A computed fold for a 72-nucleotide RNA from Candidatus Daviesbacteria bacterium RIFCSPHIGHO2_02_FULL_43_12, annotated as transfer RNA.
RNA sequence: GCGGGGGUAGCUCAGUGGUAGAGCGUCUCAUUGCCAAUGAGAAGGUCGCGGGUUCAAGUCCCGUUCCCCGCU
Numbered sequence: 001g002c003g004g005g006g007g008u009a010g011c012u013c014a015g016u017g018g019u020a021g022a023g024c025g026u027c028u029c030a031u032u033g034c035c036a037a038u039g040a041g042a043a044g045g046u047c048g049c050g051g052g053u054u055c056a057a058g059u060c061c062c063g064u065u066c067c068c069c070g071c072u
Base pairs, nucleotide, nucleotide: 001071002070003069004068005067006066007065010024011023012022013021018055026042027041028040029039030038048064049063050062051061052060
């Protein structure tokens, strides 16, 4: 330099162009003599960044950046 895959909640990851989700974690409450476990609820997101297409984009297109793999 070229090709492929990936970046979404604190972590691990889903997500068919039409309200952004799960598990774990955090916080509150219930239960308990206390802890754990269990149950109920809550908070937490510029979907890497910048543009484009569209009535509507995490999703499609272009550029860019970072990580992984391969080729030269």
The prediction has a mean pLDDT of 83.